[in-house]
Context: one part of a larger RNA
Molecule: small-subunit ribosomal RNA, central domain
Organism: uncultured prokaryote
C1' cells in the first nucleotide's frame, strides 16, 4: 500500500456552517459519444520469467520456436448504463400564509423565601462545633426571639427515564426581538457530504474596570496521628457574580460521525388533532423483546440489523502526546507531532 476495522480491545474530529472535491430523485423520447464494450492496424527493444523441442554424460548453463508483455496510440462501429446539451415531472429540498408548542437564544423590568451586615428594643450566660474536643464568638451584653434597613447571589414546591437546543448547555414571573418543529399554495432536484477555512464552544485560568452575601483553592489556627504539608473543626485571600476582550481544552460520553432507504411485535409518556367513548395518524422521549448482528456484555425502526454516499481516525506496549521545528496565545499553555533505546 491493498485489505480489515473505529460502543467497551488501537481508532468517530467537541459541535455546526460551508469553498474546492466526491456523490446524487422519477418518466419517456432526442442529440453527442468523454467514460464503457467490440473489431482492425501500429507500437509495447533485447535479456529475464513461462511453455514445447534441442545441445553439453545429467544438472546448473545454453540454443531455438511460441505465447505473454494484462499497456499506449490511431481508426471503424455499438449506445444499455454513467457523463455532457436541450426539454418534461413532483415524491427529495426550499419559500410564502395563519393560529399552536417548549427551562431554545439575546436584552430590559419586577418578586418572595433564605443567608449575612447595620440600627434601636426584649433578655441573661453561655453560644458554636465534634466521634470526643479545642481553636473561635460572648458581661464592651453574644446565641435566641420579634421590628426596620441594606447588600449580593441563587430561584424551594411544581419537577418527571418531562421539555427545548447543532453541541457546549438552558429552570422564579413578565414584556420586546429572534431561531426551531406539524397543515394549504409556489419554485422544480435547487439535494447530501465536506479536506482546508469560518463560527460557536462547560469548568478552571488570564487582562481592564466594577461587585463581593454565601461558599471557598492558597494560607493561618485547633484536633486526629508514630508523623498528618490530609480527611474533621474555626477562620479566610484569589475565585465564584457583572461588562468588554482573550484562552479553545474535558470521561466535550450514547466512550456509538453525517445523510437517505428498507426490516416482527408489546408497553409507558410529552405535544397536536378528533371524539360521548374507542380505534386510527404524524413526528419526539423511554422500557421490554423477535429475526439478524456481535468475541461476549449486549444492540435491536432512536440498530451495534440490511444496503448506499461522503468525511475523520487506527495499525504492539513503553519512550510520548514527550523532543525538535512550525504556528496560535499577554501568559498558562494549545494545535501539529517524531526518533534513538527498550520489552
Nucleotide at each position: 500500500u491493498u485489505g480489515g476495522g473505529u460502543u467497551u480491545a488501537a481508532a468517530g474530529g467537541g459541535u455546526g456552517c460551508g469553498c474546492a472535491g466526491g456523490u446524487g430523485g422519477a418518466a419517456c423520447a432526442u442529440g453527442u459519444a468523454a467514460g464503457u464494450c467490440a473489431g482492425u492496424g501500429g507500437u509495447g527493444a533485447a535479456a529475464u520469467a513461462c511453455u514445447g523441442c534441442c545441445g553439453c554424460u545429467u544438472a546448473a548453463c545454453g540454443g531455438u520456436a511460441g505465447a505473454a508483455c494484462u499497456g499506449c496510440c490511431a481508426u471503424u462501429g455499438a449506445u444499455a448504463c454513467u457523463g455532457c446539451a436541450a426539454g418534461u415531472c413532483u415524491u427529495g429540498a426550499a419559500u410564502a400564509u395563519g393560529g399552536u408548542u417548549g427551562a431554545g437564544g439575546u436584552a430590559g423590568g419586577c418578586g418572595g423565601a433564605a443567608u449575612g451586615u447595620g440600627u434601636a428594643c426584649u433578655g441573661u450566660a453561655g453560644c458554636g462545633g465534634u466521634g470526643a474536643a479545642a481553636u473561635g464568638c460572648a458581661u464592651a451584653g453574644a446565641u435566641a426571639u420579634g421590628a426596620c434597613u441594606c447588600a449580593g447571589a441563587a430561584c424551594a414546591c411544581c419537577g418527571a427515564u418531562u421539555g427545548c437546543g447543532a453541541a457546549g448547555g438552558c429552570a422564579g414571573c413578565u414584556c420586546a426581538c429572534u431561531a426551531a418543529a406539524a397543515u394549504u399554495a409556489u419554485u422544480g432536484a435547487c439535494g447530501c457530504u465536506g479536506a482546508g477555512g469560518c463560527a460557536c464552544g462547560a469548568a478552571a485560568g488570564c487582562g481592564u474596570g466594577g461587585g463581593g452575601a454565601g461558599c471557598g483553592a492558597a494560607c493561618a489556627g485547633g484536633a486526629u496521628u508514630a508523623g498528618a504539608u490530609a480527611c474533621c473543626c474555626u477562620g479566610g485571600u484569589a475565585g465564584u457574580c457583572c461588562a468588554c476582550g482573550c484562552c479553545g481544552u474535558a470521561a466535550a460520553c450514547g466512550a456509538u460521525g453525517u445523510u437517505c432507504a428498507c426490516u416482527c411485535g408489546c408497553u409507558g409518556u410529552g405535544c397536536g388533532a378528533u371524539a360521548c367513548a374507542c380505534a386510527g395518524u404524524a413526528g419526539g422521549c423511554g422500557g421490554c423483546u423477535a429475526a439478524g448482528c456481535g468475541a461476549a456484555a449486549g444492540c435491536a425502526u432512536u440498530a451495534a440489523g440490511u444496503g448506499a454516499u461522503c468525511c475523520u481516525c487506527c495499525u504492539g506496549g513503553g519512550g510520548a502526546g514527550u523532543a525538535c521545528g512550525a504556528u496560535c496565545g499577554c501568559a498558562a499553555g494549545g494545535u501539529u507531532g517524531a526518533a534513538a533505546c527498550u520489552c